């Protein structure tokens, strides 16, 4: 420093008006939120003559991860039932239109290489393509239980759990 391995520690936000109603922060109209990993044609800071390197940031609809739920099995238990652990499964939503980094094939200029030719480089007009993430606009989504009325935003399980990561400590190994 780079890989494994263990622990421990972290783990998001959001209902403000109005309007119907006996009653809504659930419903209707206008509002408000947007977790963690990767990607990423983007910003930004650092070096550097330049290329270019590092760093930091940049998707709710992309690719993954979870909590809740639902299953199996293994301990504890005579059996349910719980409850640890371990395995599996389930598990939301995105389009139109624009820009055009880069790609590509023609074609033309200049260089350079050759004895010349094939070829190589750079540039250029004009054509094809090129965004999941940029830019406009327009849509969508959000667990379970509860509730004088249907919740993503109250109330509750939850002073809980908790993955992938980030980090920090310790071993290996090199």
């Nucleotide at each position: 420093u780079c890989g494994c391995g263990u622990g421990c520690u972290c783990u998001g936000g959001g209902g403000g008006c109005g309007g119907u109603g006996g009653a809504a922060c659930u419903c209707c109209g206008c509002a408000c939120c947007g977790g963690c990993g990767g990607u990423g044609a983007c910003u930004g800071a650092g070096u550097g003559g330049a290329a270019g390197c590092u760093c930091a940031g940049a998707a709710g609809u992309c690719c993954g991860c979870g909590a809740c739920c639902c299953g199996g099995u293994u301990g504890c238990a005579g059996c349910c039932a719980g409850u640890a652990g371990c395995c599996g499964g389930u598990u939301g939503a995105c389009c139109a239109g624009g820009u055009g980094a880069c790609c590509g094939a023609u074609c033309g200029a200049a260089g350079c290489a050759u004895c010349g030719u094939c070829g190589c480089u750079u540039c250029g007009c004009g054509c094809g393509g090129a965004a999941g993430u940029c830019c406009u606009g327009g849509a969508c989504c959000g667990a379970c239980g509860g509730u004088c009325a249907a919740a993503g935003u109250c109330c509750g399980g939850a002073u809980g759990g908790g993955a992938a990561g980030c980090g920090c400590a310790c071993g290996c190994a090199g």
The prediction has a mean pLDDT of 75. FMN riboswitch aptamer (RFN element) from Nocardioides sp., 174 nucleotides, folded computationally. Taxonomically the source falls in Nocardioides (Bacteria, Actinomycetota, Actinomycetes, Propionibacteriales). Its Rfam family is "FMN riboswitch aptamer (RFN element)". Rfam describes the family as follows. The RFN element is a highly conserved domain that is found frequently in the 5'-untranslated regions of prokaryotic mRNAs that encode for flavin mononucleotide (FMN) biosynthesis and transport proteins.